[in-house]
Context: one part of a larger RNA
């Protein structure tokens, strides 16, 4: 070298299980809750089963009786219309008596007694004339009818007791049926409503995002970034809008502003007043940028064009659609005219569809009138603000957890970086009594390293096991010690810095899961870092990081904590390649 055997496990990002961690889905499920909507149970009201009487208090109606006064006038005229004549021995007007009202004047009713008149007409007074009928209004009782409340009650509906009694040729403490007792129009039980209702049940709980979560934004204008047409991203650097305004609109006609300087009582930096300079730096509601002084700014007259119906022709948009607009009709303000005006110097001040109201219309439908619905013009209801706006209408947990998928994206580890971190070196202000450099070296600079802590998100999510410790190493030199030399603020001795050197050496313990630290003891010393913070098909498994508990804390809950405790399955018979030992060719 090849080729056996017998080991080892450092590599084949070894096997195994379409990662459980994370993140995603307009997935899933299981919990919770003051998340939505719903429902079961409760509860409350009605009404149907459901009936009778008293009783208090109410509505409606209907009979009868009755009440009705200013003022003038006999004197308590409700209104209207008829109207010469009504009532009386079927007892007038008088009187006694009693009872109702009352405006305290009266008015009406019953009874006894009386035993023939009373009343109106007329006349007067008033707005209106009186018996007597007929009608309506009012005010109060009485009687009935119906109806609702609340109350007591009564049997017959209904319930109930059968371990009260009979009976079902019947034994049965079952069951039906009477009969008794209790109760009783409640209750129960149907319908129909409010209430309540994680008891259970469907769901829903937004994206952006140097991972997600926390936090911030989401839509609209202005400036910058933007690279001298337009346009142009970032959680890139600055602000603003969700409106005002009948004049801040339209039109004719006038006029100049900030500031400065000097001058002027009260008056000062600054109030008002006069003179000169002042191209714009004022002002133009509101951010800012264009713009603008030959007005777009300040003022005065008159005024509604902040009009109706159309629009050639263009911008800008992936579409929805925004934006500009000259003329033509109509009919109107200003202006002597020419002629200007379809809001506002411009550029934010805003929401599509459906469903609804309103107002109008010629227009459709319901066979036709009426009525109803609809369409078309006008308008009006959304912090639908996540602002292109799923629903009218919605929030959490999961460590009990599941699928699908991502190395499109976190956590180890590794790669670029290399702020942090470590070294080195340059300039040398001071410190060092004196004296920058024996030592230390401010402010500032140029590198190197790749051991921290991060930044990035590049290979691994159909898996590359995660701290520490045991095991066995191997490497670098930025040297802990052994060795050799320089300079020393090096007298020896024992330092200090620094230059050469990686050969071999670098300890045992106590406590913590530790790593690292403090401690005891000793050493010539008890280096520093790299090897997926070396090494878990080599062990361990104390920590961390499933499932079970607690405890403090949070949270209304379910549950949660880089807080804490207790407990918790470490799998692989070695093909290759690697290394050892021992054959053979």
């Nucleotide at each position: 070298c090849a080729u056996g055997c017998a080991a080892c496990a450092a590599g084949a990002c070894g096997a195994a299980a379409a990662g459980a961690c994370c993140c995603u889905a307009u997935g899933g499920a299981g919990c919770u809750u003051u998340a939505c909507u719903g429902u079961a149970g409760c509860u409350u009201g009605u009404u149907a089963u459901u009936g009778g009487a008293u009783u208090a208090c109410g509505g409606u109606u209907u009979a009868c009786a009755u009440u009705a006064c200013g003022u003038a006038g006999g004197a308590u005229a409700g209104c209207u219309g008829g109207g010469a004549g009504u009532c009386u021995u079927u007892g007038a007007a008088g009187c006694g008596u009693u009872c109702c009202u009352u405006g305290a004047g009266g008015g009406g009713g019953g009874c006894g007694u009386g035993g023939a008149g009373a009343c109106a007409a007329c006349g007067g007074u008033g707005a209106a004339a009186u018996a007597c009928c007929a009608g309506c209004u009012u005010u109060u009782g009485u009687g009935g009818a119906u109806u609702g409340u609340g109350a007591u009650u009564c049997u017959a509906a209904c319930c109930u007791a059968u371990u009260a009694c009979c009976c079902g040729u019947g034994a049965a403490u079952c069951c039906g049926g009477g009969u008794u007792g209790g109760g009783g129009a409640c209750a129960g039980u149907g319908g129909c409503a409010g209430g309540u209702g994680g008891g259970c049940a469907g769901u829903u709980u937004g994206a952006c995002u140097g991972g997600g979560g926390c936090g911030g934004u989401c839509g609209c204008c202005u400036c910058c970034u933007a690279a001298a047409g337009a346009g142009u991203a970032a959680c890139g650097g600055a602000g603003g809008c969700g409106u005002u305004c009948u004049a801040a609109g339209g039109u004719u006609c006038c006029u100049u502003c900030a500031g400065g300087c000097c001058g002027u009582a009260u008056a000062g930096a600054a109030a008002u007043c006069g003179g000169c300079c002042a191209u714009u730096g004022a002002g133009c509601g509101c951010a800012a940028a264009g713009g603008u002084a030959g007005a777009a700014a300040g003022g005065a007259g008159c005024u509604u064009g902040a009009c109706u119906g159309u629009g050639a022709g263009g911008a800008c948009g992936a579409c929805g659609g925004u934006c500009c607009g000259a003329a033509c009709a109509g009919g109107u303000g200003c202006g002597a005219a020419a002629g200007c005006a379809g809001g506002a110097c411009u550029u934010a001040g805003u929401g599509a569809u459906c469903c609804g109201g309103u107002g109008g219309u010629c227009c459709c439908u319901c066979g036709u009138g009426g009525g109803a619905g609809g369409g078309c013009c006008a308008u009006c209801g959304c912090u639908c603000a996540a602002c292109g706006g799923a629903u009218a209408a919605a929030a959490g947990c999961u460590a009990c957890c599941c699928u699908g998928g991502g190395g499109a994206u976190a956590a180890c580890a590794g790669g670029c970086u290399g702020a942090u971190c470590g070294g080195g070196c340059c300039c040398a202000a001071g410190a060092g009594u004196u004296c920058a450099c024996a030592u230390c070296g401010a402010c500032g600079g140029c590198u190197c390293g790749g051991u921290u802590u991060g930044g990035c998100a590049c290979c691994u999510c159909g898996a590359u096991g995660u701290c520490g410790g045991c095991u066995c190493a191997u490497c670098a030199c930025a040297u802990c010690c052994u060795c050799c030399c320089g300079c020393u603020g090096a007298a020896g001795c024992a330092g200090g810095u620094g230059g050469g050197a990686a050969g071999g050496g670098u300890u045992g313990g106590a406590c913590u899961g530790u790593u690292c630290g403090u401690c005891c003891a000793u050493u010539a010393a008890a280096g520093u870092g790299g090897u997926a913070c070396g090494u878990g098909a080599g062990c361990u498994g104390g920590g961390u990081u499933c499932a079970g508990u607690a405890c403090g804390u949070c949270g209304u809950g379910a549950g949660a904590c880089a807080g804490u405790a207790c407990g918790g399955u470490c799998u692989c018979u070695a093909u290759c390649u690697g290394u050892u030992g021992u054959g053979u060719g």
About this RNA: The part of an RNA shown here (large-subunit ribosomal RNA, domain V) has 585 nucleotides and comes from an uncultured Elusimicrobiales bacterium. Model confidence (mean pLDDT): 82 of 100. It was read from a public genome assembly.